[in-house]
RNA sequence: AGAGUUUGAUCCUGGCUCAGGAUGAACGCUGGCGGCGUGGUUUAGGCAUGCAAGUCAAGGGGUCUCGCUUUUGCGAGAUAACCGGCGGACGGGUUAGUAACACGUGGGAACAUACCCUUAAGACGGGGAUAAUUCUGAGAAAUCAGAGCUAAUACCCGAUAGUCUCUUUUGAUGAAAAUCUUAAGAGUAAAUGGAAUUUUUUCGCUUAAGGAUUGGCCUGCGGCUUAUCAGCUAGAAGGUACGGUAAUGGCGUACCUUGGCUAUGACGAGUAGGCGGGGUUAGCGCCUGAUCGCCAACAAGGGCACUGAGACACGGGCCCUACUCCUACGGGAGGCAGCAGUCGAGAAUCAUCCACAAUGGGGGAAACCCUGAUGGUGCGACGCCGCGUGUUUGAAGAAGCCCUACGGGGUGUAAAAAACUUUUCUGGAGGAAGAAGAUAUGUUCUUUCGAGGGCAUAUUUGACUGUACUUCAGGAAUAAGGGGGUGCCAAUCCUGUGCCAGCAGCAGCGGUAAUACAGGACCCCCAAGCGUUAUCCGGUUUCAUUGGGCGUAAAGCGUUUGUAGGCGGUUUAUUAAGUUUCCUGUUAAAUUUUCAGAGCUCAACUCUGAAAGUGCGGGAAAAACUGAUAGACUAGAGGGAGUUAGAGGCUGGCGGAACGGUCGGUGUAGGGGUGGAAUCCGUUGAUAUCGACCGGAACACCAAAAGCGAAGGCAGCCAGCUGGGGCAACCCUGACGCUGAGAAACGAAGGCAUGGGGAGAGAAGAGGAUUAGAUACCCUCGUAUUCCAUGCUGUAAACGAUGGACACUAGCUAUUUGAAGUGUCGACCCUUCAAGUGGCGAAGCUAACGCAUUAAGUGUCCCGCCUGGGAAGUACGGCCGCAAGGCUAAAACUCAAAGGAAUAGACGGGGACUCACAAAAGCGGUGGAUCAUGUGGCUUAAUUCGACGCUACGCGAGGGAUCUUACCAGGGCUUGACAUCUAGACGAAAGUCGCUGGAAACAGUGACCUUUCUUCGGAACGGCUAGACAGGUGUUGCAUGGCUGUCGUCAGUAUGUGCCGUGAGGUGCACGCUUAAAUGCGGUAACAUACGCAACCCCUAUCCUAUGUUUUAUAUGUCAUGGGAGACUGCCCGGGACAACUGGGAGGAAGGUGGGGAUGACGCCAAGUCAGCAUGACCCUUAUGCUCUGGGCUGCACACAUGAUACAAUGGUCGGUACAACGGGUCGCGAAAGCGUAAGCUGGAGCUAAUCCUUAAAGCCGGCCCAAGUUCGGAUUGAGGUCUGGAACUCGACCUCAUGAAGUCGGAAUCGCUAGUAAUCGCCAAUCAUCAACGUGGCGAUGAAUACUUCCCUGAGUCUUGUACUCACUGCCCAUCACGCCAAGCGAGCUGGAAAUACCCGAAGCAUUGCCUUAUGGCAGUACCACGGUAGAGUCAGUGAGAGGGGCGAAGUUGUAACAAGGCACCGGUAGCGGAAGCUGUCGGUG
Repeated sequence: AGAGUUUGAUCCUGGCUCAGGAUGAACGCUGGCGGCGUGGUUUAGGCAUGCAAGUCAAGGGGUCUCGCUUUUGCGAGAUAACCGGCGGACGGGUUAGUAACACGUGGGAACAUACCCUUAAGACGGGGAUAAUUCUGAGAAAUCAGAGCUAAUACCCGAUAGUCUCUUUUGAUGAAAAUCUUAAGAGUAAAUGGAAUUUUUUCGCUUAAGGAUUGGCCUGCGGCUUAUCAGCUAGAAGGUACGGUAAUGGCGUACCUUGGCUAUGACGAGUAGGCGGGGUUAGCGCCUGAUCGCCAACAAGGGCACUGAGACACGGGCCCUACUCCUACGGGAGGCAGCAGUCGAGAAUCAUCCACAAUGGGGGAAACCCUGAUGGUGCGACGCCGCGUGUUUGAAGAAGCCCUACGGGGUGUAAAAAACUUUUCUGGAGGAAGAAGAUAUGUUCUUUCGAGGGCAUAUUUGACUGUACUUCAGGAAUAAGGGGGUGCCAAUCCUGUGCCAGCAGCAGCGGUAAUACAGGACCCCCAAGCGUUAUCCGGUUUCAUUGGGCGUAAAGCGUUUGUAGGCGGUUUAUUAAGUUUCCUGUUAAAUUUUCAGAGCUCAACUCUGAAAGUGCGGGAAAAACUGAUAGACUAGAGGGAGUUAGAGGCUGGCGGAACGGUCGGUGUAGGGGUGGAAUCCGUUGAUAUCGACCGGAACACCAAAAGCGAAGGCAGCCAGCUGGGGCAACCCUGACGCUGAGAAACGAAGGCAUGGGGAGAGAAGAGGAUUAGAUACCCUCGUAUUCCAUGCUGUAAACGAUGGACACUAGCUAUUUGAAGUGUCGACCCUUCAAGUGGCGAAGCUAACGCAUUAAGUGUCCCGCCUGGGAAGUACGGCCGCAAGGCUAAAACUCAAAGGAAUAGACGGGGACUCACAAAAGCGGUGGAUCAUGUGGCUUAAUUCGACGCUACGCGAGGGAUCUUACCAGGGCUUGACAUCUAGACGAAAGUCGCUGGAAACAGUGACCUUUCUUCGGAACGGCUAGACAGGUGUUGCAUGGCUGUCGUCAGUAUGUGCCGUGAGGUGCACGCUUAAAUGCGGUAACAUACGCAACCCCUAUCCUAUGUUUUAUAUGUCAUGGGAGACUGCCCGGGACAACUGGGAGGAAGGUGGGGAUGACGCCAAGUCAGCAUGACCCUUAUGCUCUGGGCUGCACACAUGAUACAAUGGUCGGUACAACGGGUCGCGAAAGCGUAAGCUGGAGCUAAUCCUUAAAGCCGGCCCAAGUUCGGAUUGAGGUCUGGAACUCGACCUCAUGAAGUCGGAAUCGCUAGUAAUCGCCAAUCAUCAACGUGGCGAUGAAUACUUCCCUGAGUCUUGUACUCACUGCCCAUCACGCCAAGCGAGCUGGAAAUACCCGAAGCAUUGCCUUAUGGCAGUACCACGGUAGAGUCAGUGAGAGGGGCGAAGUUGUAACAAGGCACCGGUAGCGGAAGCUGUCGGUG
């Protein structure tokens, strides 16, 4: 100090999350030692048991024991309880209450203060009781009653009292209050007690004054949330008088006045002990208030007083309430928020320990006693700090485990082994400090002569504790885990799992190759701990004082006026509040920081000293700035007089056009409306046209980026009334100014109320269309409304999405208004200034877009507003409104984004340009029929599999009867049909021909034949057995290679350097001309380059040349095979930028890439193929492998695709006759001749091929048919044959005879083709025994029509535009409905809490009245008052049938509202309507 996360990528805004530190912590796993700290944060819930406050015998009376004494009595010791004194108001606990003078800090005056210190004075004389105790009695107990005795440092009376108090009084000071002083009168004390000794001393007692300490009271300032709490208050604010208190005071009472507090937040509600301090932070801050210290409050919940110096009292009292306990049921007892401990609740917090040795406290003269304060020990890794779990050597590196490319690598010097050490541990031995004092004796100093201090000696005091520490011996001995390893974030591999199980702080991981789950190996981090959870600060400048923003991201009030407040021009003087400097008091200690030290072995920890410590108080000084007071000025602001522009406002009047209506004339069948129609109007005369009249609303042209107004807004003309602004020169006032919380006024459209008005337009409504539907868009009508008057509503995309004011900071240009100047007869024009309204732009700013003197620049002042998205501008509450509704305004819950600007694509029922058999123009088809083939579906034991828009469907298959074959049924085999190797035993094996069984495979068996090399061991070979392994058309084309389709033979696709941009990215490759072309040329912040285009290759058209098998008798040469020439915009003319190129022409066989082919950029479609091949992983292994027979792939209600043949006369049929090319052939092609109607058969010439097979058909000539289901058409079926083959039943082709179906040119729709093309005609070939071929691939023959043209359909390219798309429009996305879950609000009500009001009751207590007693007390009453009761009204919670909306959810239903012109541009306000998104009206915005 930053990082991750919105996107295809980028910048910004903005939230969420992480890394750090901390804790009185808890939980999980683990755990060796010590020191120092720390430990009931929750139920201020309940408590068994023990202890936590006593002491004094030198105040008193007793009692007991002992001694002395004849008794009385005296002395010593002990003493539970009692009278009395002091202390139980401290110490200890807790944080419930309290928002307050409770606390902190700084001041103040009207007070008290036991014990302590100082000073002064005093203590005289009397008196009556009472407890203990004794007796009697009551009671279960607690305890109590009566009678009798007695003492005091207990109590009472009198005396004295200057200083004390009160009353009166003299004088002084003073404004008064008051203070000091003089005198007189009245009032108030005591324990002369205790001890020792009898000299006196000491401890006590009383009064007064002072001090110290402590406490009470008042007060300035400071520190929580909420305005969805805005008004509160009757002892309330003040005064007088009295009372009361230690003391001031409404503290209390009576009377008088009506005040007091509040937007600088009263009153109310919620929360909370405050502070020193603690955590964190760079700091400012934010959070917090455990331990330690100071203060406060409380003591089961409330109330009350008594005693006392001090309390309204934790371990005192009385009363009420709740709870617990005892009880003989009559009545009693109790208060752990003291220390331990227990139960409960809770995630969670210790011993019913030791000691008063030390420190401190109470009592005492003291010794001493008491002390759960305290000192210690124990328990808990709860925290901080320290130590250890060994050290050295030890392999090119054991074993095990893990990984592996099988070579090796890792664990790893790690282990083992060897040497060494002993902190720690175990055992033994020694052994502190903490102790100062106390008592006794001696000595010395001081002395008030009582005593006190110092020193010395002796005796004696330790809970912890035989502890710390030291030392000896032993032995590596007793001691390592937790978390993590996708990124953030240091650290990676394997296996298992397969969107399952699971992980996760965020992003996210997991759907068969998971570095993210689980396990293992290894690695990383920290370490007696490590992680998790919770909370706080930080990071977060994400509440911004330091230190943010508001045009579009969240955010400027719709506008103005103006109150409080904030801020404010020039100058002089004074002051000193702010400000600054100096001095000073305080800011407790501890803590923190710095410095210097000290003690524990170090550290943590502790101690000593110094400094610092933002505040507050006091004093002195300064006078620049701000403030205050007084005065002056004119530059801000305002006023006067002058002039000027204007849809500024209000009122009244007038006008023409258009429109509708009424009446009349002319006139006749339509009009109107739309994309096209219809509803509608019209023969009762419309529309059209002419005339007259009526009505309401709005004001064409002028008109504009124009003008005016605060905004909303304002438009015919004229008049009246009226507001504001500009300009120039002067006069006046003299800071009068700016902004503006609350407040007030104005405020489009719509809406509401009342009354008018109503032409046109027109929500709702009706009808007609459109549509799947159409509650819409379109059309015909049409009510409210729109208009006027008077009120209300108070909102808009009320927008420049930009608050107001002032000042400063380059320009250019247009326009409106005014003034001045030059000039002119005058006007226009020109120059300058001021005020507006626009455009473009420098600097600067901005995330970018953009803004830019009209700032979004640079500054000052004031106001408003924002703080992730949704829930929601909603709920609740309040205010306003007649209502609709408006203003103010949350939370639970939920998400990790939502958003702005710009970029590259893709897309658009956006635009521009260009192109293509894309359309158009043509020719011929498909879709209808029959058949063939393929596919789907159906069927089946199986109908094997794959291919599915274009880019599957006569496709893989260029040839399924068996084989093929992968499918099915059945029969068989198991190292296998095939490959390599090892071991063993054996042998030749193989081959040929048979026989038996069998459907065959196969099994058994017979015959023939009998072989190679050799070192004789064997080798090769063969089958058998066993084992490694074979095999798989099994899965995954979404793990892959290779190959292929498609966009598309479209012209595109990239890179380097440079430049531009914060960046993604752009430029290059835009633009103009041109091309088939990113083909060239020009130009240009680009210059180059690469893959594509073109060319190079092949065929073909012309010519030349060489050769010559065949043809034939020869030559020539058509021809064949080689080689070459030729075409390049080369030439001419025109156009064009003189270019590229283009139009035309010449020549030429061919002319502008001559024609055709091969050739397919970067990439897209997870396109196709694991079944052509290869291949990772997975799966099968007597089967998913191999083999055989038979069947199936041909199955048939149906649908689609591709073809063939036709429907006829441009034809059919019969006869005759003519002309090709590419090709194939020896297990082959097969001639002549003969036979057969034919298929074909016999035959076998010739041919290893320019030699033989080998004949084209349409065409041409001639005859018949005569428009019909035919002499068209040939399906289907019957019969008979031929051929191939082992075999044609399922299931072949062909021939003959017979049969003779549909079909008469094909709906919507759709395909191919631009020239030797389409169309028509035949021929050949591959595969192949035959053939499903009408398919496919080639070949030639005959041989057209049309293209005006265009982007209308389809598709493509470039540029541009919009976008909420980027899985990219097969996109995205809205609302209702249905289902499930969740939270919150409403809700008939019900329940509870806290607080208050009114009334009733009124315990204890204090005060008081009366009566009775009369030393005290008793009874009755009154005032105040806790608890309790009743009532109504609020408030906060809980719960609630039900109804409504919201959020989330894998998937569902209905539509398609938004994003593109989203198919009706969208959005805002308002109103109506509708299943829903929404639609429509009206005004507004451009986002």